Model confidence (mean pLDDT): 80 of 100. Predicted 3D model of an 84-nucleotide RNA (transfer RNA) from a bacterium.

RNA sequence: GCCGCGGUGGCGGAACUGGCAGACGCAUACGACUCAAAAUCGUAUGAUCUUAGGAUCGUGUGGGUUCGAUUCCCACCCGCGGCA
Numbered sequence: 001g002c003c004g005c006g007g008u009g010g011c012g013g014a015a016c017u018g019g020c021a022g023a024c025g026c027a028u029a030c031g032a033c034u035c036a037a038a039a040u041c042g043u044a045u046g047a048u049c050u051u052a053g054g055a056u057c058g059u060g061u062g063g064g065u066u067c068g069a070u071u072c073c074c075a076c077c078c079g080c081g082g083c084a
Base pairs, nucleotide, nucleotide: 001083002082003081004080005079006078007077010026011025012024019067027045028044029043030042031041032040046057047056048055049054060076061075062074063073064072
């Protein structure tokens, strides 16, 4: 240099047929249980703002197509693998 695969909440990892983004698990917080704890069970957890009713933003970065993009197209950045 060329080819292929990948980049999504604090972490792992779904959603790829374009149609409510964050399922599920881990972790954390609070509660239940207990003399107390562990284990177990329940609830909650993307960010910012908020008059607490909501509002805006958010899938590596920047553009494009579309009524609508995590998904399709282009360029770039990063990681892994292969070829030279």
The sequence was found in a public genome assembly.
Rfam family: tRNA. By type it is a transfer RNA. Gene Ontology term of the family: triplet codon-amino acid adaptor activity.